RNA sequence: GUCGCCAUCGUCUAGUGGCUAGGACACCGGGUUCUCAUCCCGGCAACAGGAGUUCGAUUCUCCUUGGCGAUA
Numbered sequence: 001g002u003c004g005c006c007a008u009c010g011u012c013u014a015g016u017g018g019c020u021a022g023g024a025c026a027c028c029g030g031g032u033u034c035u036c037a038u039c040c041c042g043g044c045a046a047c048a049g050g051a052g053u054u055c056g057a058u059u060c061u062c063c064u065u066g067g068c069g070a071u072a
Base pairs, nucleotide, nucleotide: 001071002070003069004068005067006066007065010025011024012023013022018055027043028042029041030040031039048064049063050062051061052060
């Protein structure tokens, strides 16, 4: 250089066009406990950036950025 794959809460991840964007862990508040832990209830928090297609895009297309791999 060429080709391929990936990018979603703090972390790991589900989600193949109409979802309130779901779950686990973490964190915060409360309950339980003499205290801590465990357990229970609740809360916070996310679609890498830009453009296009579409009535409608996290999802499809293109470009950019970043990461990984193959090849010379």
Molecule: transfer RNA
Organism: Candidatus Magasanikiibacteriota bacterium